[in-house]
A computed fold for a 157-nucleotide RNA from Nitrospirillum amazonense, annotated as FMN riboswitch aptamer (RFN element). Its mean pLDDT, the model's own confidence on a scale to 100, is 79. It matches the Rfam family "FMN riboswitch aptamer (RFN element)". Rfam describes the family as follows. The RFN element is a highly conserved domain that is found frequently in the 5'-untranslated regions of prokaryotic mRNAs that encode for flavin mononucleotide (FMN) biosynthesis and transport proteins. This element is a metabolite-dependent riboswitch that directly binds FMN in the absence of proteins. Its family is annotated with FMN binding in the Gene Ontology.

RNA sequence: GCUUGUUCUCAGGGCAGGGUGGAAAUCCCGACCGGCGGUAUCCCCUCUUGACGGAGGGGGAGCCCGCGAGCGCCCAGGGGCGGUGACGCCCCUGGGGUCAGCAGACCCGGUGAAACGCCGGGGCCGACGGUUAUAGUCCGGAUGAAAGAGGAUGAGC
Numbered sequence: 001g002c003u004u005g006u007u008c009u010c011a012g013g014g015c016a017g018g019g020u021g022g023a024a025a026u027c028c029c030g031a032c033c034g035g036c037g038g039u040a041u042c043c044c045c046u047c048u049u050g051a052c053g054g055a056g057g058g059g060g061a062g063c064c065c066g067c068g069a070g071c072g073c074c075c076a077g078g079g080g081c082g083g084u085g086a087c088g089c090c091c092c093u094g095g096g097g098u099c100a101g102c103a104g105a106c107c108c109g110g111u112g113a114a115a116c117g118c119c120g121g122g123g124c125c126g127a128c129g130g131u132u133a134u135a136g137u138c139c140g141g142a143u144g145a146a147a148g149a150g151g152a153u154g155a156g157c
Stems, first nucleotide, its partner, number of pairs: 001157010017029003031137002033126002035067004042059007062124002071101001073096010106122005128140003
């Protein structure tokens, strides 16, 4: 250094100001926010070279490629209702992560050998349940779970 076991820690931000209304952080004007890994023509650091350059490390995309949570789906258990019954519907709890969900959303100009990533401009997107009124931003499941990140320690090469 690579592979791998155990274990610990960490792991999400945001409606200012105004309008209507009996009531809206939910509608309207406007404001604000951007999980994790990858990719890199940009930036920084170190080493190296006479110089061009080269090597290594770090940062860098909400809408490029993937992943996670949640909902949905499937399985199991429990409860309720309906039904003669087979069974159906609803609710709760636990599990699974294959396929699929719309499983969210980008263009134009510039630079350049090369950009959906850089620069400029204009757009677009955002689970479920709740709510005096429709929620990316409020409340709740959640002091949860988790993509992953870092540390400690053991084993193999």